A computed fold for a 1401-nucleotide RNA from an uncultured bacterium, annotated as small-subunit ribosomal RNA. Rfam family: Bacterial small subunit ribosomal RNA.
RNA sequence: AAUUCGCCCUUAGAGUUUGAUCCUGGCUCAGGACGAACGCUGGCGGCGUGCUUAACACAUGCAAGUCGAACGGAACUUCUUGGAUAGAGGCUUCGGCCAAUUGAAUUGAAGUUUAGUGGCGGACUGGUGGGUAACGCGUGAGGAACCUGCCUUUCAGAGGGGGACAACAGUUGGAAACGACUGCUAAUACCGCAUGACACAUUUGGGUCGCAUGGCUCGGAUGUCAAAGAUUUUAUCGCUGAAAGAUGGCCUCGCGUCUGAUUAGCUGGUUGGUGGGGUAACGGCCUACCAAGGCGACGAUCAGUAGCCGGACUGAGAGGUUGACCGGCCACAUUGGGACUGAGAUACGGCCCAGACUCCUACGGGAGGCAGCAGUGGGGAAUAUUGGGCAAUGGACGCAAGUCUGACCCAGCAACGCCGCGUGAAGGAAGAAGGCUUUCGGGUUGUAAACUUCUUUUAAGGGGGAAGAGCAGAAGACGGUACCCCUUGAAUAAGCCACGGCUAACUACGUGCCAGCAGCCGCGGUAAUACGUAGGUGGCAAGCGUUGUCCGGAUUUACUGGGUGUAAAGGGCGUGUAGCCGGGUCGGCAAGUCAGAUGUGAAAUCCACGGGCUCAACUCGUGAACUGCAUUUGAAACUGUUGAUCUUGAGUAUCGGAGAGGUCAUCGGAAUUCCUUGUGUAGCGGUGAAAUGCGUAGAUAUAAGGAAGAACACCAGUGGCGAAGGCGGAUGACUGGACGACAACUGACGGUGAGGCGCGAAAGCGUGGGGAGCAAACAGGAUUAGAUACCCUGGUAGUCCACGCUGUAAACGAUGGAUACUAGGUGUGCGGGGACUGACCCCCUGCGUGCCGCAGUUAACGCAUUAAGCAUCCCGCCUGAGGAGUACGGCCGCAAGGUUAAAACUCAAAGGAAUUGACGGGGGCCCGCACAAGUGGUGGAGCAUGUGGUUUAAUUCGACGCUACGCGAAGAACCUUACCUGGGUUUGACAUUCACAGGAAGAACGCAGAGAUGUGUUCGCCUUCGGGCUUGUGAACAGGUGCUGCAUGGCUGUCGUCAGCUCGUGCCGUGAGGUGUUGGGUUAAGUCCCGCAACGAGCGCAACCCCUAUUUUCAGUUACCAUCGGGUAAUGCCGGGGACUCUGGAGAGACUGCCGUUAUAAAACGGAGGAAGGCGGGGAUGACGUCAAGUCAGCAUGGCCCUUACGUCCAGGGCUACACACGUGCUACAAUGGUCGGUACAAAGGGAAGCGAAGUCGCGAGGCGGAGCAAAUCUCAAAAAGCCGAUCCCAGUCCGGACUGCAGGCUGCAAUUCGCCUGCACGAAGUCGGAAUCACUAGUAACCGCAGGUCAGCUACACUGCGGUGAAUACGUUCCCGGGCCUUGCACUCACCGCCCGUCA
Repeated sequence: AAUUCGCCCUUAGAGUUUGAUCCUGGCUCAGGACGAACGCUGGCGGCGUGCUUAACACAUGCAAGUCGAACGGAACUUCUUGGAUAGAGGCUUCGGCCAAUUGAAUUGAAGUUUAGUGGCGGACUGGUGGGUAACGCGUGAGGAACCUGCCUUUCAGAGGGGGACAACAGUUGGAAACGACUGCUAAUACCGCAUGACACAUUUGGGUCGCAUGGCUCGGAUGUCAAAGAUUUUAUCGCUGAAAGAUGGCCUCGCGUCUGAUUAGCUGGUUGGUGGGGUAACGGCCUACCAAGGCGACGAUCAGUAGCCGGACUGAGAGGUUGACCGGCCACAUUGGGACUGAGAUACGGCCCAGACUCCUACGGGAGGCAGCAGUGGGGAAUAUUGGGCAAUGGACGCAAGUCUGACCCAGCAACGCCGCGUGAAGGAAGAAGGCUUUCGGGUUGUAAACUUCUUUUAAGGGGGAAGAGCAGAAGACGGUACCCCUUGAAUAAGCCACGGCUAACUACGUGCCAGCAGCCGCGGUAAUACGUAGGUGGCAAGCGUUGUCCGGAUUUACUGGGUGUAAAGGGCGUGUAGCCGGGUCGGCAAGUCAGAUGUGAAAUCCACGGGCUCAACUCGUGAACUGCAUUUGAAACUGUUGAUCUUGAGUAUCGGAGAGGUCAUCGGAAUUCCUUGUGUAGCGGUGAAAUGCGUAGAUAUAAGGAAGAACACCAGUGGCGAAGGCGGAUGACUGGACGACAACUGACGGUGAGGCGCGAAAGCGUGGGGAGCAAACAGGAUUAGAUACCCUGGUAGUCCACGCUGUAAACGAUGGAUACUAGGUGUGCGGGGACUGACCCCCUGCGUGCCGCAGUUAACGCAUUAAGCAUCCCGCCUGAGGAGUACGGCCGCAAGGUUAAAACUCAAAGGAAUUGACGGGGGCCCGCACAAGUGGUGGAGCAUGUGGUUUAAUUCGACGCUACGCGAAGAACCUUACCUGGGUUUGACAUUCACAGGAAGAACGCAGAGAUGUGUUCGCCUUCGGGCUUGUGAACAGGUGCUGCAUGGCUGUCGUCAGCUCGUGCCGUGAGGUGUUGGGUUAAGUCCCGCAACGAGCGCAACCCCUAUUUUCAGUUACCAUCGGGUAAUGCCGGGGACUCUGGAGAGACUGCCGUUAUAAAACGGAGGAAGGCGGGGAUGACGUCAAGUCAGCAUGGCCCUUACGUCCAGGGCUACACACGUGCUACAAUGGUCGGUACAAAGGGAAGCGAAGUCGCGAGGCGGAGCAAAUCUCAAAAAGCCGAUCCCAGUCCGGACUGCAGGCUGCAAUUCGCCUGCACGAAGUCGGAAUCACUAGUAACCGCAGGUCAGCUACACUGCGGUGAAUACGUUCCCGGGCCUUGCACUCACCGCCCGUCA
C1' cells in the first nucleotide's frame, strides 16, 4: 500500500388530513451560516470587519510628483572686487582738509530656493461593479501573424555642424480665466551631413526543417537609417545601433459559463474570393469588384437578469446557493463621442467636442467632476475620524542626501463577528428572615445568604520597561503601549429568552372567545401548566431573543435517488423523419474505456503535522490536496468504426382455409306512417290517475291495393374482424390485414419515434338532395308550493345520402410500444399434425379470446405467460388543493370552438385504498297491540286538575318530543313557603371553642303593639366544690331553597326485559381491525344443535326469590262446624271435634319425562295422562352503553357569591289571578237506561290525641252516647253492578247535572280572599263529537264498587291497591312506527335533525 480478513468512520428525525388505519402529498419545526438590522441588556482584552440602498449630488483639506549632477535665467544669503553716500570726532588760512565708521552701484565665486525649457513618472498604486451573456471570465493549447520603457547579458559606436522656441524684456487685450504682438537666449529640446551591420527592403545561389502558407541557416549584389552630454575629476551616471534574456502586453482557437419557445426563423459588410489600404500583428478591420452565401430545434435571433474566477456557506456525498473582506482577470471614472502624446492610454485627480447639472461673472465670457482618504447633504432598517506617521513594507524621481506617497503602518468609533478572561474560592443547617405555595402538617427558594477563613485574574495607585531598526551610524507614529514588580481591597463587573406538544423546563393569582398569544397543530366562552403578573424551573451567557436571506432536513425535480390501473401523471389511434438503442462468428483501427509517464492546475483558503503570540482566535513553515485540462506511451475484453461471413430477428415466394375488415353497385322481406276503396259504429288514444289530442265531415278496429323513407328480428355467442374510432339482411365487383403449412430466396434489411403526415364516435357547421319513424328547440295537457323537469299529446332542426369542414369524448383495460424469461388448471374461435375402420372420442401443436389460481408484486384493492412479476430499449406525461385547462399572446377553424398555456390571491390541507359504526323513500331474514282484525275511548259539552300565555307588589322554584304537562306535591286557609308588602334583629332561629362579666333556666301576672318584640312586678339554681347548666359582651365562626346538574357523588328516566355487549389465548391482516359473535337450522332468547382457525370465559337470557293455580303432611285460635251432645226467638252461642273451608310452616307436582310423525341433531307438531303442557299466569330482577337526559329545591359536595343581609323573626297577602291555548281525567248526552221498593254475594286494608257499636234526636250532613277493640275476637262496613217487582215511553225528558239563592252541619285559633258536606229551590251546555289520535290479545278490555296513604279538615273526579261481572278479534306481515341479525352503497363519523350547492343580505 492493497485486500475476499478484522477494526473504525459516514448517512437521525418530528408535528399536522382520519372516529381510528395504511399510503400519497403539501405545509411547518429542530441544525449551520451572515458585510446584517431591530428589542432588552452590557465588565475587559486580542484578532478581524464596517454604504449590501442613490454608478445620487458634493463645501473644505489632502491623495503624483521628482531631478539644479540636462539648460538659460530670477530671488535671497555669504564671501570677494569696488568704493558712491552719509559722517561722530579732530584740524583749519573758515575756502576747506583728515577721518574711525557706514558701506550704494559694481566684479567674480559659492550656497539655498526655484517659475520656465528639458528628462523620467502621471497607463502603477487606490476606488467602484453601472455596462457586459462576451474569447468577458475559467481552463488548456497556438502565434511559422506580433510589440515590449526601465532591468540583465553580449557586440559595435558617439565625428563635425546648424537654426529655433519658452523663460525674460517691452507693448497690448480681458472683470476673470487666459492670452496676442515685437525682440533676446541655453540645453541631455529640435534638424541636416559623415560613418555603419549581425538591422531593414529588393534581388539571387546552396543546405536543412515543417501538416500547409512557410521557417531557420550559410553566401553575393544594390539601397536606407544613429548618437548627448553631466559631474564632487577619472570614476561613475547617462546617449546611439544591433542580438538575446526576463518582465509585461496583444491576437487566435478547443471546451465550459443564467432564465424564457406565450421569442422560430436571423443576416447586406451579411458569408467567401481577388486587388488595394490600414495595423506592432492576423483578419470585412476598411474599400472596389466578383460569387450567393453564413447561422439555427445540439436553440440562431429577440427579451429579461448578471461583472467572471480562486474561493465562501451548506451538505454524508452528489449537489444547491453565493462571489462582502484577501488574491487574479475584466469593465468604468458626471453622460456620450473623439483623437493626441507615449514603450505602454483611446488615459479617475491629461486634452478636444456635445448634453445635463453646479459655481463665478463687469453678461462679453469662464470654471468644475470624491465609483481616491477623511467629511457633508440625501436615500435607507442600516454601515465609522474632515486623526497620527512615513518608524516599517512597497512605489515615483534622483549619483546621492533626499522629496513625495489618505498605497501602507498605526490610533479613534461600533458587542458587527470570532476567540479568550472575569464578575470570586473553601467551609457554613437554627435548613434564619423575607418571598411563593399549601391538604395548614409542611414544601420550596436553599449552602443560597448571613458568618468564618482565603485569593487578587480584572480594577485603581506607584515603580521599571521592550522587540519591531538590516552590513557601520542615525532614525519608533504606535507608546511610557505590551510585559514585569509592588500596594489596596471581594473590593469595579449579569443579563436575555423560554417553560401545551414538537422541545429541556410548573404552580398561584388576575382575565373570562374580552384583553391577548401563535413557527405548525392550536390556546382564551369563570377552576387557562398556551393570555398578563408573580414565585419557581430550564437554556444560553457579555450577550440573549426577533426579523430577513441561503443551504440542510426535502429521496419534495430523484445522476447518486421518484413515479404514471384507482392518489398528480399513458399522447384517441396509426404511419414514419431526425435522434436514441440494436443478433451470431472472424480480422483491422484505437474515438469512447482502462493503466503508466510528463506539463499545468498562481498565492491565499481547506486538510495533516510542526512552530510563534501565557492559551485560543490569529499567524508562520513543511507536506498533502486542488477529484480538472492537455500531451505522450501502452492494452484491446466491452461500446464504436471498418472488412468478411452466418441464419435464428425481419422480409419475400408457394399452397391453404376463417372472418359484421373497407369501398361501390344491385336486390329482398317483415314492421311503421301516409293515400285510395270496402265493411262497420261511437268512441279511440293515453296515464299512477287524468287531460290536451283524434273521431258522426265516420275515427279506432278490420280487409284489399298503392306510395315513401329508414333500419335489418330469429341466427347471436365474455363469438369474429379491424391500429383505434368502429363493423351485423342477401348477391356481385374491387381491395387491406392477420393466421397455418412448407423451408425455396434476401442476409440484420430491426425496435422505438420529438416534429411532420394520415385516420378519428356523437353532436355541430357549409352546399345540394331526402324526410317514414324517432326527436333537442317550441306549443299544449298534467304533476307540483312553484315545475322553464321527470309523465302525456303534438312537433322543427337533426337523424339518412353526396361532397367539404370540425378534431373532441369516462376516445377506458381509466393500464404506451417492442423483445426475452418466469407453476398450472379450465372454457371458447380459426388452422395444422398423430392415432383410429370411422363422422365422433383422445393426444400434440400455432395464433387469438375469457375465467380461476401459485411464486412474485402492490398502500391496499387487486394483477398474475393477454402482468400491475423479473429485465433491457425508446417515446409521452406528473410534482399540494383551489384559482384553471381559465386569462393574455401565438397557431388552427366559416362559426361554435380547439390546441399551446400562466400569474396575483386564498387554504393546511386536497386525495387514494381499506376499517368500525351510523344512515338509505337499498336488499334478505325476524320480532313487537307496530299494522291489520276487533272492543272501548280522547279530540265536541260542563266540571276538576296540570301547563303555556297574560296579569300582578308577588302570582316562589324546577320538569319541555317520545322520556314535561292529576309531574316533584302520599293533601298551599295560618303553618308548610322557598315569593311579595310592611315591621323587627345582627355571634344571630341552630352547632363548637375561647376570653371576660353575671346568673339557674325559667314560670306567673300586667301594660303597649298586628305580632315579633319591648317594658314592669313577683317567685326562682344544682354540686362529689373539680365543675355542670345558663345569660350578656367580644372573637373565631354560624347561616343562605343564592349561582353553576355543562365541576360532581348518589339516585332516577329512556332506548329496553330489546338480545345483545365484551375478554384471554391462538390465527389472519403492514395497520385500523377481523375471526370467535359469521354460516345452515331452531328458539321468547348469542336458547340450543350442526358446521367452521378457532378454543374457552365473563356481563346479560334462562334458572335460583315472591304471589297465584292442584295436592299431601303437620298445627289448629280470635277462623271452621261434618258427626255427637246441650241451648236459643235466632246466630259455632256452648261442650267438643281436627273431618271440610280457611289460616301458615314443610313437602310433592311439569321434566318435551312418555307415545306417534318429520328431521342427523337441537327442536317442532299431534296425543295420552294430569289441577296445570311445552316459559302454566303475574311480580321482583334492567348487560356494555346512549341522550353533557333529570335533579346543587330530598340529601351530600368542589368552586364562586351575600355577611346590620341574598341570614333570621313576625303580621298580612300571594302560590287559588283570567281574554285565551294545550295535556290528563270525572260526569254525561240516556231505555243494555233513570227513579222507587225489596233482596244476595267479596277481597284487600285502616284503627289509640284512633276506629267507634247498640240505643236515641235530626229529612239529612250530623248531634248525644259510650259497649267493645292495640284487632282472623271489636270497629270502619253499607259492597256496587247483580236479581225480583213497580214506574217513566224517546222528550233537552222523571236524561244530564253545571251555575246560583236560601237554610244548615263539621274540622280548625281562624273557613272573606280560600275548605268539605247536607237539605230545599234554581236546572246551563250536552242528542255520541271535524281533521286527527290513544289503550287493550283473557280472567285481558269494558263495566261495578271497596280500601289505604298523605291528612285537624279538604279541592281525591288524583294516586296506590283490592275484589265482583266479564267479552270480541288476530286472514296475515304488503304497508305505517320501533327494534334485532346478515349484506350492499356512501363525499356521513357532532354520525341524515348529517354533509353540502347556488342566490340574496